[in-house]
Molecule: RNase P RNA; transfer RNA
Organism: Planctomycetota bacterium
RNA sequence: UGCGGGCGGCGCGCGGCCGCGGUGCGGGGAAACCCGUGUCGAGGAAAGUCCGAGCUCCACAGGGCGGGGUGGUGGGUAACGCCCACCGUCACGGCUCGCGAGGGCCGGGAUAGGGAAAGUGCCGCAGAAAAUAUACCGCCUCGCCGGACGUGUCCGGCGCGGUAAGGGUGAAAAGGUGCGGUAAGAGCGCACCGCGGGGACGGUGACGUCCCUGGCACGGCAAACCCCACUCGGAGCAAGAUCAAACAGGGGAAGAGGUGGCCCGCCUCGCUCAACCCCGGGUGGAUCGCUUGAGGCGCGCGGUAACGCGCGCCCCAGAGAAAUGGUCGCACCCCGGUAUCGGGGGGACAGAACUCGGCUUACACCCGCCCGCAUGGC
RNA sequence: GGAGCUGUAGCUCAAUUGGUUAGAGUACCGGCCUGUCGAGCCGGGUGUCGCGGGUUCGAGUCCCGUCAGCUCCGCCA
Numbered sequence: 001u002g003c004g005g006g007c008g009g010c011g012c013g014c015g016g017c018c019g020c021g022g023u024g025c026g027g028g029g030a031a032a033c034c035c036g037u038g039u040c041g042a043g044g045a046a047a048g049u050c051c052g053a054g055c056u057c058c059a060c061a062g063g064g065c066g067g068g069g070u071g072g073u074g075g076g077u078a079a080c081g082c083c084c085a086c087c088g089u090c091a092c093g094g095c096u097c098g099c100g101a102g103g104g105c106c107g108g109g110a111u112a113g114g115g116a117a118a119g120u121g122c123c124g125c126a127g128a129a130a131a132u133a134u135a136c137c138g139c140c141u142c143g144c145c146g147g148a149c150g151u152g153u154c155c156g157g158c159g160c161g162g163u164a165a166g167g168g169u170g171a172a173a174a175g176g177u178g179c180g181g182u183a184a185g186a187g188c189g190c191a192c193c194g195c196g197g198g199g200a201c202g203g204u205g206a207c208g209u210c211c212c213u214g215g216c217a218c219g220g221c222a223a224a225c226c227c228c229a230c231u232c233g234g235a236g237c238a239a240g241a242u243c244a245a246a247c248a249g250g251g252g253a254a255g256a257g258g259u260g261g262c263c264c265g266c267c268u269c270g271c272u273c274a275a276c277c278c279c280g281g282g283u284g285g286a287u288c289g290c291u292u293g294a295g296g297c298g299c300g301c302g303g304u305a306a307c308g309c310g311c312g313c314c315c316c317a318g319a320g321a322a323a324u325g326g327u328c329g330c331a332c333c334c335c336g337g338u339a340u341c342g343g344g345g346g347g348a349c350a351g352a353a354c355u356c357g358g359c360u361u362a363c364a365c366c367c368g369c370c371c372g373c374a375u376g377g378c
Numbered sequence: 379g380g381a382g383c384u385g386u387a388g389c390u391c392a393a394u395u396g397g398u399u400a401g402a403g404u405a406c407c408g409g410c411c412u413g414u415c416g417a418g419c420c421g422g423g424u425g426u427c428g429c430g431g432g433u434u435c436g437a438g439u440c441c442c443g444u445c446a447g448c449u450c451c452g453c454c455a
Stems, first nucleotide, its partner, number of pairs: 001374009013330006020041009043349001047360002050358005055236004062264004067232005072086005087113001088111003092107006114227002119225002121221003136167002138163003142159008175193006194216001195214008240288004250279003255269004281454003295314008332347004379451007388404004397435001406422005428444005
């Protein structure tokens, strides 16, 4: 310098003219409406609707069973399954110590990470054996038989045993490495590594470090059932409130409803001219909810950080499913062409609908940081 | 706008508690039979389990994300 990957930021600026939606003001008009003028008008994800809330209604949301969710520790927050910091674990790269198993330091990264010593279940095939272990090949002692010669050794076969070092199977083989030991072997013994138990110290804590102790008895899976701790009532702005218009005070039934499971409790309505229930019928209108909010921006302070506190300034779309655009000029970037200029084409993903906080997913060009590869120079 | 369900062969559906190479019917392909076609008989599975990732020794099945398709809804008396 080029290419690729990851993370973060940004998301084509300014001006003129014309148009669209909301709203304020002024003028005209009996009114519908018209004219003039000011102001505001998509996003970082407005998306998926996956979590958490506000708000509204149903008991101011109550008890039991069942069911769902979350899961290291501490903090942040209105809250969360989100965010920050730390701890543990895992794999990788570099350096280094050790005979070895393995350890130490540094770096960037991943992590749905409670319990497997409460119980149940599963571990196919292969393999001797898959969880109260086991013995196919092999190794070794002894006995018997056969052969060879160097006459007490070797080789081969069979049998009673010992063994779990070596081979082989598997994702996983019942601690690992080294030395000793032994007929051969084995925590059989010792040292180290790992594991269990206890203690001291440090830390708010997860946990870490050190010491003592036990030869080691206890495989993996809980995104299998389950156990433990915490937590969850349901529905959603088509919630809900007020008004208007229209149709049929028509039919069913004795209990019905209170919005996904069951029982209780509570509340509401009704019990024969029958309801706020069901069927059928009518309607497809208006207003509120509706955008000032856990709001945005700037500065200062506290905190490692997430974030918090104080001060100042600002008001920033709101509907009907429908508006948020077009064009011209000057800039920015890319492509083709070109010595340059002029001239031509293009600018991602996507578009509010009750509102916030997150997560996830999509995304062209450009900018910053990190990593890898290639090439060139010193 | 808000809720719910489904996705396996061309089509319609299976697959037990996660286990070896995912099966049926129909369609399709090849052969036999026939003068020829159809029917019949014999043989053949043709598949990104919608897609991507994770857990696990092992995933159609369990978990997470994502895509596509389908269904339902208000008010009045």